[in-house]
RNA sequence: GGGCGAGUAGCUCAGUUGGCCAGAGCGCACGGUUCACAUCCGUGAGGUCCAGAGUUCGAGUCUCUGCCCGCCCA
Numbered sequence: 001g002g003g004c005g006a007g008u009a010g011c012u013c014a015g016u017u018g019g020c021c022a023g024a025g026c027g028c029a030c031g032g033u034u035c036a037c038a039u040c041c042g043u044g045a046g047g048u049c050c051a052g053a054g055u056u057c058g059a060g061u062c063u064c065u066g067c068c069c070g071c072c073c074a
Stems, first nucleotide, its partner, number of pairs: 001073005007067001010026004019057001028044005050066005
């Protein structure tokens, strides 16, 4: 230098054909259960969907540019 893939909650990830409130597990907080702890159950908080621009009535999703990470080629 070239090619491919990824970037969404603190972590690991899902998100269908662009549409109705952006979700799950783990973790965290609170409550229940227990003599107590763990387990288990319930409730809750937590998001600039990497950044910018474009298309559209409407973008996590489509297009372009940039940044960053991984793999491959040279």

Predicted 3D model of a 74-nucleotide RNA (transfer RNA) from a Thermoflexia bacterium. Model confidence (mean pLDDT): 81 of 100. It matches the Rfam family "tRNA". By type it is a transfer RNA. Taxonomically the source falls in Thermoflexia (Bacteria, Bacillati, Chloroflexota).